[in-house]
Molecule: Bacterial RNase P class A
Organism: uncultured Acidobacteriia bacterium
RNA sequence: CAGUUCGGACGGACGGUCGCUCGCGCAAGCGGGAGGAAAGUCCGGUCUCCAUAGGGCGGCGUGCCGGCUAACGGCCGGGGGGGAUCUCUCAAAGGGAUCUUUACGGAAAGUGCCACAGAAAAUGUACCACCGGAACUGGGGCAACUCAGGAACGGCCAGGGUGAAAAGGUGCGGUAAGAGCGCACCGCGGCGGGAGUAAUUUCGCUGGCAGGGCAAACCCCACGCGGAGCAAGACCAAAUAGGGGAGGAGGGGCGGCCCGCUCCGCUUUACUUCCGGGUAGGUCGCUGGAGCCGUGCAGUAAUGUACGGCCAAGAUGAAUGGCUGUCGCCCGCAAGGGUACAAAAACCGGCUUAUAGUCCGGGCUGCAGA
Repeated sequence: CAGUUCGGACGGACGGUCGCUCGCGCAAGCGGGAGGAAAGUCCGGUCUCCAUAGGGCGGCGUGCCGGCUAACGGCCGGGGGGGAUCUCUCAAAGGGAUCUUUACGGAAAGUGCCACAGAAAAUGUACCACCGGAACUGGGGCAACUCAGGAACGGCCAGGGUGAAAAGGUGCGGUAAGAGCGCACCGCGGCGGGAGUAAUUUCGCUGGCAGGGCAAACCCCACGCGGAGCAAGACCAAAUAGGGGAGGAGGGGCGGCCCGCUCCGCUUUACUUCCGGGUAGGUCGCUGGAGCCGUGCAGUAAUGUACGGCCAAGAUGAAUGGCUGUCGCCCGCAAGGGUACAAAAACCGGCUUAUAGUCCGGGCUGCAGA
């Protein structure tokens, strides 16, 4: 310098003009007006209403250890495992360094599953191969016998082969051939000591090694969890219709007498007036908050804290837009064209996903130079 990968930051700049919306103002006018994800609505909380003695069963979620936080399935740090590169070593095994990645409790409670291939996928097995090998076959020998082959049967699992995975690995000994059968180193289990808050690690002794994998299968263990959501919820409250209370006819009905009239009483309705529910509509909730910026301090960090400064959308069919000037970047010889993903809906902390282009940093590889 280039490539690749991982992480972080930014996400065009400054105007003019015409509008929209919110705040302030008597008015003129002045000031504010999308994002890193406003998205998906996956997780956790604030807030609101409803429910709620206590215990058990069931259900859902989380899962190495420590810390942070209001909380979390988030973040930070550490440990273990995997991968890449370099390195120590004659080499293998193994150790160390850097970067990266990881849903990482329990498979020695129980149940279950492991396709295809393969002998066998789990109380181990035997296809090829290897070894032993009576009978038998062939050769040799006068014979005793011997040499070669060898079915049944037996040994064995080192080698071949299958598979995602094959019952510790490498080497030496050993053996008929082999095998933790024996031994050394490595790995593994148990016990004890040391280091560490812990996960874990290290050393010694001991055991030839027992127990394949899957819990993102049921399950077991530990911990956590009431439901609905701002269309939550609260308040004001029209017309029309209906409900209740009071008044109430000269209208209707009934009675006081068999009929008529008058009068009286009861009842009902028109009507008057009051009350409450509730719809449309309106107001609040609504944005000053686990707030943002800077500096100091504590801490490896996440984060916490002190001081100073700042206020930066709050709409409701839902504003944040249209036109235009100069510059930046990309394409194009030029004229000219383009400039990502995407847009609040009570709010906050995360996660995930999308994103043109630019910048910064770490790792690895290659090339060049000293």